Overview
The prediction has a mean pLDDT of 81. Predicted 3D model of a 101-nucleotide RNA (c-di-GMP-I riboswitch aptamer). The sequence was found by an Rfam model in a public genome assembly. Its Rfam family is "c-di-GMP-I riboswitch aptamer". Its family is annotated with cyclic-di-GMP binding in the Gene Ontology.
RNA sequence: GGCCGAUAAGGGCAAACCCGUAGAAAUGCGGGGACGCAAAGCUAUAGGGUCCCAGGGCCUUGUCCCGGAGGGGGGAGAGGUCCGGACAGCCAGCUGCCGGU
Repeated sequence: GGCCGAUAAGGGCAAACCCGUAGAAAUGCGGGGACGCAAAGCUAUAGGGUCCCAGGGCCUUGUCCCGGAGGGGGGAGAGGUCCGGACAGCCAGCUGCCGGU
C1' cells in the first nucleotide's frame, strides 16, 4: 500500500417515533430514543439519482370576457417543468481507527 471483517479491545454514530425550535415544504438543529452502521466521518461547487414548490419564469388545463370567424385578452384554482431549495442512512468522490491476510 491492496484486499477482507471471522475474533478481540477501546470506543463512535444514531433510523422510526416523541418533545422543543427554524422553514411554505422537502428538511435542518437541540433533547430523549435505538432500527441499524466498519466509514452511518467529510463533500450537495457543479457526476448520476431522489425529494420539495412558498417566490420568479415558461407550458398545459380550466373558467370568464371580447370578436361574424380565424383568433385575442384577464385572473382564483390544478398539473408539469426550469431557476431555486433539500438529501451522502441511494450510488459516487475524498479521508480514516482496530484486527486478519